[in-house]
Predicted 3D model of a 96-nucleotide RNA (SAM riboswitch aptamer (S box leader)) from Paeniglutamicibacter cryotolerans.
Its mean pLDDT, the model's own confidence on a scale to 100, is 83.

RNA sequence: AGACCAUCCCGAGCGGCCGAGAGAACUGGUUCGACGACGCCGCAGCAACCUUCCGCAUUCCGGCGGACACGGUGCUACAGCCAGAAACGAUGGAGA
Repeated sequence: AGACCAUCCCGAGCGGCCGAGAGAACUGGUUCGACGACGCCGCAGCAACCUUCCGCAUUCCGGCGGACACGGUGCUACAGCCAGAAACGAUGGAGA
């Protein structure tokens, strides 16, 4: 990297730098953007997938509910922005 499992409804912004496109790819739309988008950095915040703890269940594995938000992560316009699909993508986890 591929394959596997789960999710993609909701939620969450300020400052500095940069300087023209950006919203994964294709097509058609559409929205945002010099009143500075996107990206990077800092701080903040959101979430609850893993970790930690508690309860239940359980021969084992697997599972269900809850707490915390320290740690690992991810995320912080628009429903993965909308639609199309022999689909594709992103995030987390486990394993290798």

Record summary: The RNAcentral record of the sequence draws on Rfam.